[in-house]
Context: one part of a larger RNA
RNA sequence: AUCAGCGAGUUGAGUGUGGAGGCAAGCUUAAGUAUUAUGAAGGCGAAGAAAAUCCAAGUAUGAAAAAUUGCGGGAAAGUCGCCAUACUCAGACCCGAAGCCAAGUGAGCUAACCUUGAACAGGUUGAAAUUUAGAAGGUAACUUCUUAUGGAGGACCGAACCCGUGUAUGUGGCAAAAUACUGGGAUGAUUUGAGGUUAGGGGUGAAAGGCCUAUCAAACUUGGGGAUAGCUGGUUUUCUGCGAAAUCUAUUUAAGUAGAACGUCUUUUGGCACCACUUUGGGGUAAAGCACUUUUUGGAAUAUGGGAAUCCUAGAUUUUACUGACUCUGAGAAAACUAAAAAUACGAAGUGGGUUUAAAAGGCAGACAGUCUCUGGGUGAGAAGAUCCAGAGACGAGAGGGAAACAGCCCAGAUUGUUAAUUAAGGUCCUUAAGUUCGAAUUAAGUGAAUAAGGAAGUUUUAAAGUGAUGACAGUCAGGAGGUGGGCUUGGAAGCAGCCAUCCCCUAAGGAAAGCGUAACAGCUCACUGGCCCAGCUUUAAAGCGCCGAAGAUAAUGAGGGCUAAAAUUCGACACCGAAAUUACAAACUUUCAGGAGAAAGUGGUAGCAGAACGCUCUGUAAAUUUAUGUAAUGGGAAAACCCAUUAUUAUUAUAUCAGAGUUGAGAAUGCUGAU
Numbered sequence: 001a002u003c004a005g006c007g008a009g010u011u012g013a014g015u016g017u018g019g020a021g022g023c024a025a026g027c028u029u030a031a032g033u034a035u036u037a038u039g040a041a042g043g044c045g046a047a048g049a050a051a052a053u054c055c056a057a058g059u060a061u062g063a064a065a066a067a068u069u070g071c072g073g074g075a076a077a078g079u080c081g082c083c084a085u086a087c088u089c090a091g092a093c094c095c096g097a098a099g100c101c102a103a104g105u106g107a108g109c110u111a112a113c114c115u116u117g118a119a120c121a122g123g124u125u126g127a128a129a130u131u132u133a134g135a136a137g138g139u140a141a142c143u144u145c146u147u148a149u150g151g152a153g154g155a156c157c158g159a160a161c162c163c164g165u166g167u168a169u170g171u172g173g174c175a176a177a178a179u180a181c182u183g184g185g186a187u188g189a190u191u192u193g194a195g196g197u198u199a200g201g202g203g204u205g206a207a208a209g210g211c212c213u214a215u216c217a218a219a220c221u222u223g224g225g226g227a228u229a230g231c232u233g234g235u236u237u238u239c240u241g242c243g244a245a246a247u248c249u250a251u252u253u254a255a256g257u258a259g260a261a262c263g264u265c266u267u268u269u270g271g272c273a274c275c276a277c278u279u280u281g282g283g284g285u286a287a288a289g290c291a292c293u294u295u296u297u298g299g300a301a302u303a304u305g306g307g308a309a310u311c312c313u314a315g316a317u318u319u320u321a322c323u324g325a326c327u328c329u330g331a332g333a334a335a336a337c338u339a340a341a342a343a344u345a346c347g348a349a350g351u352g353g354g355u356u357u358a359a360a361a362g363g364c365a366g367a368c369a370g371u372c373u374c375u376g377g378g379u380g381a382g383a384a385g386a387u388c389c390a391g392a393g394a395c396g397a398g399a400g401g402g403a404a405a406c407a408g409c410c411c412a413g414a415u416u417g418u419u420a421a422u423u424a425a426g427g428u429c430c431u432u433a434a435g436u437u438c439g440a441a442u443u444a445a446g447u448g449a450a451u452a453a454g455g456a457a458g459u460u461u462u463a464a465a466g467u468g469a470u471g472a473c474a475g476u477c478a479g480g481a482g483g484u485g486g487g488c489u490u491g492g493a494a495g496c497a498g499c500c501a502u503c504c505c506c507u508a509a510g511g512a513a514a515g516c517g518u519a520a521c522a523g524c525u526c527a528c529u530g531g532c533c534c535a536g537c538u539u540u541a542a543a544g545c546g547c548c549g550a551a552g553a554u555a556a557u558g559a560g561g562g563c564u565a566a567a568a569u570u571c572g573a574c575a576c577c578g579a580a581a582u583u584a585c586a587a588a589c590u591u592u593c594a595g596g597a598g599a600a601a602g603u604g605g606u607a608g609c610a611g612a613a614c615g616c617u618c619u620g621u622a623a624a625u626u627u628a629u630g631u632a633a634u635g636g637g638a639a640a641a642c643c644c645a646u647u648a649u650u651a652u653u654a655u656a657u658c659a660g661a662g663u664u665g666a667g668a669a670u671g672c673u674g675a676u
């Protein structure tokens, strides 16, 4: 992993609601006993009010036979068991903790200690001490050196023994800690045998929270015990009707729960709910605007302030680099501005429509982690598949077609069947169903896939201004001069370092010079003019489609092939394809109307509510019936779970129907057991 078997809302008591039933102003027994009887204790109901005695259709309040107010009455249905369902108390649908407490069992592992034993090849070093041997010193005791002896040490090297430093192998191993090589200690705080002591909030610990039998920040066994788990997982046949929520409020509350909103079922009462239109309301949001509030920026005029000058100095007059209130005027901004002001939305009334529903009471829920898209906003950075609100849609709980693939986008809501038809979104060259369809344009970038500021004689269209056969624009040929090298400055300054001026003349035209250049000149262009040439040219603005800007890690925005008067883009036209939509034919079921017939509408669905069934075991029916039953194969069945028939085999049980009872249905629980 597969297969088979086992595997989860039960039982008791109480309370409520619903259903059918018995009796009914009554209903009913419990324990027990002499058991289809008895037992009348008790319970609920028929009357309430009061704290209560009392009282009573009333009662309490009150001094009251008053008043007031509260709760009752007048209208009367209960009760007992059964079935269904929910809740409460119990393990209460099943499995699952880490833990807590109690009583015991453990020191044959390991920690420490006690008693008594045992073990440590060989080699090296050579402490103290001794010397009645020698030398030196010293008055001496004695000291030092040498020689000889001696044999200390948590001394050295290194086996046994003990340990476990590094590396490799091993990692379902030889092994739940080993093996190989390499290492540390090896007369000591050494190693070790046997016997004994210390026990769980306790021991022991040269201290690592280490060790206390492969278990230790509190051992193991049994018990309390089915601890508790607002958490995870699982919870077994079928069909039918309806069908949610992921919000509000509260919460030691945020993964839970309660009340409300939303679902379903029952009963009752309605047509007030829904949709469209008409009429009528209030508003201060969008947009707009600047009278108000706040704010921005120009202009005019000017007070105040600052500076300066003058004078007859508590000050006055004049003046201006500055400042610039209020006022006037031009142009703006606002969620916390509004003189004025929508569309929608919302309220009310009326009319109409329809196979649409509304409210109340009661039973039972689920749900209170939502997600994306569009729109209006807050937070954020006018970031986010971000986050928080509001309005709507879809998904959730929704299949089908389109978007290559793609919960949330576009179209469209799947009862069943049909090799029928029409369409939607979207498409029609091939893959691939349908136009290589028609008309008019644009694009040359394979643009046709997302991107900005900015840049450009890309190209098309439109408009304005100017210029042009008195010849433009571009090109080409020629001129581009004289006074003069203007004056000043300067070493020099001649059109062209700088300062000042910038005239006149000859001309078709030519600057006291726009640029390059020289030390200064020279030289080359330009402005300006003429000739040749020839028909448009120059500038500006707007629009369409393109170009550059454009760098990322698999090719990655992406259907491919491929496409250029298109198979691209824009405008227009006519066809066709295309879905579980719609229609046609056939059929099933549900609801309403109807009441043999039919008509109309409906039948996606998670949580969930309600309803109807199938199958399994046992009991009665059954003192009956039976050519059975099981297994396998085949066939049939107008919904399903399933049922029926035939054949083969097995060989003695099995069971219709209608009821009753339940350890009653498995594919999931890292389920349990077995087999493979």
Base pairs, nucleotide, nucleotide: 001676002675003674004673005672006671011090012089013088014087015086016085017084018083019082021080022079023078026044027043028042032038033037048055058071059070060069093234094233096231100224101223102222103221104220105219111198112197113196114195115194116193117192118191119190120188122157123156124155125153129149130148133146134145135144136143137142161185162184163183166181167180168179169178200216202212203211204210237613238612239611240610241609242608247260248259249258250257251256262366263364264363265362266361267360268359269358270357274353275352276351277350278349279348280347281346288338289337293334294333295332296331297330298329299328300327305322306320307319308318309317310316311315370395371394372393373392374391375390376389377388378387379386400411401410402409415587416586417585418584420583421582422581426577427576428575429561430560431559435574437573438572439571440570441569442568448563454548455547458545459544460543461542462541463540464539465538466537467536475532476531477530478529479528482504483503486500487499488498511526514525515524516523588603589602590601591600592599593598614665616662617661618660619659620658624655625654630649631648632647633646634645635644636643637642

Description:
A computed fold for a 676-nucleotide part of an RNA from Globobulimina sp., annotated as large-subunit ribosomal RNA, domain II. It matches the Rfam family "Bacterial large subunit ribosomal RNA".